[in-house]
This is a predicted structure of a 348-nucleotide part of an RNA (small-subunit ribosomal RNA, central domain) from an uncultured prokaryote. Model confidence (mean pLDDT): 87 of 100. Its Rfam family is "Bacterial small subunit ribosomal RNA". Gene Ontology terms of the family: ribosome and structural constituent of ribosome. The full RNA is in RNAcentral, with records from ENA.
Context: one part of a larger RNA
RNA sequence: UUGGGCGUAAAGGGCGUGUAGGCGGCUUCGUAUGUCUGUGGUGAAAGAAUACAGCUCAACUGUAUUAAGCCAUGGAAAACUGCGAGACUUGAGGCUGGGAGGGGCUGGUGGAAUUCCCUGUGUAGCGGUGAAAUGCGUAGAGAUGGGGGAGAACACUCGUGGCGAAGGCGGCCAGCUGGACCAGUUCUGACGCUGAGGCGCGAAAGCGUGGGGAGCAAACAGGAUUAGAUACCCUGGUAGUCCACGCUGUAAACGAUGGGCACUAGGUGUCGGCGGUCUAAUCCGUCGGUGCCGGCGCUAACGCAGUAAGUGCCCCGCCUGGGGAGUACGGUCGCAAGGCUGAAACUC
Numbered sequence: 001u002u003g004g005g006c007g008u009a010a011a012g013g014g015c016g017u018g019u020a021g022g023c024g025g026c027u028u029c030g031u032a033u034g035u036c037u038g039u040g041g042u043g044a045a046a047g048a049a050u051a052c053a054g055c056u057c058a059a060c061u062g063u064a065u066u067a068a069g070c071c072a073u074g075g076a077a078a079a080c081u082g083c084g085a086g087a088c089u090u091g092a093g094g095c096u097g098g099g100a101g102g103g104g105c106u107g108g109u110g111g112a113a114u115u116c117c118c119u120g121u122g123u124a125g126c127g128g129u130g131a132a133a134u135g136c137g138u139a140g141a142g143a144u145g146g147g148g149g150a151g152a153a154c155a156c157u158c159g160u161g162g163c164g165a166a167g168g169c170g171g172c173c174a175g176c177u178g179g180a181c182c183a184g185u186u187c188u189g190a191c192g193c194u195g196a197g198g199c200g201c202g203a204a205a206g207c208g209u210g211g212g213g214a215g216c217a218a219a220c221a222g223g224a225u226u227a228g229a230u231a232c233c234c235u236g237g238u239a240g241u242c243c244a245c246g247c248u249g250u251a252a253a254c255g256a257u258g259g260g261c262a263c264u265a266g267g268u269g270u271c272g273g274c275g276g277u278c279u280a281a282u283c284c285g286u287c288g289g290u291g292c293c294g295g296c297g298c299u300a301a302c303g304c305a306g307u308a309a310g311u312g313c314c315c316c317g318c319c320u321g322g323g324g325a326g327u328a329c330g331g332u333c334g335c336a337a338g339g340c341u342g343a344a345a346c347u348c
Base pairs, nucleotide, nucleotide: 003320004319005318006317007302008301012316014201015200016199017198021194022193023192025088027086028085029084030083031082034080035077037075038073039072040071041070042069048066049065050064051063052062053061054060091191092188093187094186095184096183097182098181103177104176105175106174107173108172109171110154114150115149116148117147118146119145120144121143125136126135162169163168206247207246208245209244210243211242215241216240220236221235222234223233258315259314260313261312262311263310266293267292268291269290270289271288272287273286274285275284276283297304298303321348322347323346330341331340332339333338
């Protein structure tokens, strides 16, 4: 191991793609694997179930019958399942025509700000704090005008808004490229769903090689605070943050809610498309997304409620008292850091 569960109590894999497997629309004919049925064999006894009986009852005991499983065989049944053949269009996909989008990659480009350098004006302060000090400044700072350079990020628009499988994506322009949606209903004809392994993607930090380095800033140094202050505050400041290539593979990777399909009152906002109303504004209808409120139902409650945590079916992952412990050992991956897999003794 049955069972019961997985939003918050233990429990949804970070996300996709897809192998094996599991499951699979409507209809006709055939077959007879599963399924149903007859017969035979086996199924020891005890035990079990039912009926009756014996100890005064019961437990206990006795008698009879029954039951399940397996095997063989023949016939029969054909609804369901499987298999074979054919047909269908609603699932799925293709085609044609559209509009939306920070989806991805590459190259170019713009302005504001910051900082540095040169130069003009100009003089004693600047900076910082709760208050200060460290720090910067008469070798001319800070302020202000002009010129030049560098790197990083894109104010407003910005929204409960958009896109993406997730991670995530925001100045502008161009090129290359993925997906979704709507309308037409022209084509294919179940081609589908899920998915153990596998493969790919995967924030930040971190690692390797080479660049780059304005601002910010672990570590570090100094100044304060304090009983102390290895902090919070301040002045500095190196890795890093940025780019290219390679690695790492984790997260409160969260909606703490796996994916698919169907069904089940309403109301209201918003985004994209289409149709209609007299053109527009507007309104109505419809398809797809994204929010809020709410009834039935569900829930331990909180709450969820057509984007379900409702009602069902299919497939996968996971949980099974707390600590020990995501540890040890082994295996495997990694340059390392470490990741994945993952116990036990003992203890409450």